The RNA shown here (transfer RNA) has 72 nucleotides and comes from Clarias magur. The source organism's lineage runs through Eukaryota, Eumetazoa, Chordata, Osteoglossocephalai and Clarias. It matches the Rfam family "tRNA". Rfam links the family to the GO term triplet codon-amino acid adaptor activity. The RNAcentral record of the sequence draws on Rfam.
RNA sequence: GGCAUGAUGGCCAAGUGGUAAGGCGUCGGUCUUGUAAACCGAAGAGCACGGGUUUGAUCCCUGUUCGUGCCU
Numbered sequence: 001g002g003c004a005u006g007a008u009g010g011c012c013a014a015g016u017g018g019u020a021a022g023g024c025g026u027c028g029g030u031c032u033u034g035u036a037a038a039c040c041g042a043a044g045a046g047c048a049c050g051g052g053u054u055u056g057a058u059c060c061c062u063g064u065u066c067g068u069g070c071c072u
Base pairs, nucleotide, nucleotide: 001071002070003069004068005067006066007065010024011023012022026042027041028040029039030038048064049063050062051061052060
C1' cells in the first nucleotide's frame, strides 16, 4: 500500500429499509433474623464520525477514524 471484516446502554450481544430484542450488571420491591438465590418492577443506547440516496437509514452508497485478519 491492497483486500476482507467489525464499531449498537456499564459489559456481552440481536436487529440489515418503517422511530433498537435479549442476557449480565445497577436501582427499587416481595421473600428472609439478615445476606445470597428466586420472583416482580424500573432506569439506562437512536447505533464510531462526516456526506449522499430515500417519504423514511443502525441497515444501502461514499469518505474518514480506530480494532482484527490476510496479501504484498